Predicted 3D model of a 74-nucleotide RNA (transfer RNA) from archaeon BMS3Abin16. It was read from a public genome assembly. It matches the Rfam family "tRNA". It is annotated as a transfer RNA.
RNA sequence: GGGCCCGUGGCGCAGCCUGGUAGCGCGUUCGGCUGAUAACCGGAAGGUCAAGGGUUCGAAGCCCUUCGGGCCCA
Numbered sequence: 001g002g003g004c005c006c007g008u009g010g011c012g013c014a015g016c017c018u019g020g021u022a023g024c025g026c027g028u029u030c031g032g033c034u035g036a037u038a039a040c041c042g043g044a045a046g047g048u049c050a051a052g053g054g055u056u057c058g059a060a061g062c063c064c065u066u067c068g069g070g071c072c073c074a
Stems, first nucleotide, its partner, number of pairs: 001073007010026004020057001028044005050066005
């Protein structure tokens, strides 16, 4: 230098193909249960969906550019 993949709550990921309410597990927190702890049960908080622009009535998802990470080739 070229090609491909990835970026979504604190962490690990789904949702993207085929645009229409942002979700799951763990964690955190509050309550229940227990003599107590863990486990278990119920509730809650927590998201500029990497950034900017475009298309669209509507974008996490489509298009363009950029940034960051990984793999391969040279």